This is a predicted structure of a 75-nucleotide RNA (transfer RNA) from a Rhodobiaceae bacterium. Taxonomically the source falls in Rhodobiaceae (Bacteria, Pseudomonadati, Pseudomonadota, Hyphomicrobiales). The sequence was found in a public genome assembly. Its Rfam family is "tRNA". Gene Ontology term of the family: triplet codon-amino acid adaptor activity. By type it is a transfer RNA. Rfam describes the family as follows. Transfer RNA (tRNA) molecules are approximately 80 nucleotides in length.
RNA sequence: GCGCCCUUCGUCUAUCGGUUAGGACGCCAGAUUUUCAAUCUGGAAAGACGGGUUCGACUCCCGUAGGGCGCGCCA
Numbered sequence: 001g002c003g004c005c006c007u008u009c010g011u012c013u014a015u016c017g018g019u020u021a022g023g024a025c026g027c028c029a030g031a032u033u034u035u036c037a038a039u040c041u042g043g044a045a046a047g048a049c050g051g052g053u054u055c056g057a058c059u060c061c062c063g064u065a066g067g068g069c070g071c072g073c074c075a
Stems, first nucleotide, its partner, number of pairs: 001071007010025004018055001027043005048064005
């Protein structure tokens, strides 16, 4: 340098064109408990960035950034 793949809550991970973007752990609040833990209930929290296509995009296309794998070049 070229090709392919990946990027979603704090973390892990669903959602493969129409969801208020779901779940687990963690966090916060409340209930329970003599206290703690455990348990129960509720809550906050995410589509890397910029364009395009579409009535509608996390999802499809292009570019950028970061990461992974393979190949190549130089020495």